[in-house]
RNA sequence: AGCCAUUCCCCGGGGUGCCGCAAUCGCGGCUGAGAGCGCAAAGGCGCAACCCGCUGAACCUGAUCCGGUUGACACCGGCGGAGGGAGGGACAGCCAGUGGCCG
Numbered sequence: 001a002g003c004c005a006u007u008c009c010c011c012g013g014g015g016u017g018c019c020g021c022a023a024u025c026g027c028g029g030c031u032g033a034g035a036g037c038g039c040a041a042a043g044g045c046g047c048a049a050c051c052c053g054c055u056g057a058a059c060c061u062g063a064u065c066c067g068g069u070u071g072a073c074a075c076c077g078g079c080g081g082a083g084g085g086a087g088g089g090a091c092a093g094c095c096a097g098u099g100g101c102c103g
Base pairs, nucleotide, nucleotide: 002101003100004099005098006097007090008089009088010087011053012052013051014050017030018029019028020027021026036047037046038045039044059084060083061082065078066077067076068075
């Protein structure tokens, strides 16, 4: 330089783990943006917060995966930019600013 976004409305997707004490439910600790509350008691369901919605590594699958590391989770690398994965409408489309992608 270029592209996308920016304002408003409505909507959708997702996870909730590890450890110690202890006693069946609670307390404490760790990581994390997030580990919460209520109902239920067989899977689960609802709400809140948080993160993410195609420029999609939020999250799921492979996976009770492989190597390192840790008491374990976590963390680093691999698998791997693998397979999946949730967005529409109105306004606007000029300039500037800001953010992102790319260089």

A computed fold for a 103-nucleotide RNA from Sandarakinorhabdus sp. AAP62, annotated as TPP riboswitch aptamer (THI element). Taxonomically the source falls in Sandarakinorhabdus (Bacteria, Pseudomonadati, Alphaproteobacteria, Sphingomonadales). It was read from a public genome assembly, where an Rfam model found it. Its Rfam family is "TPP riboswitch aptamer (THI element)". A reference for the family is Rodionov et al. (2002), "Comparative genomics of thiamin biosynthesis in procaryotes. New genes and regulatory mechanisms", J Biol Chem.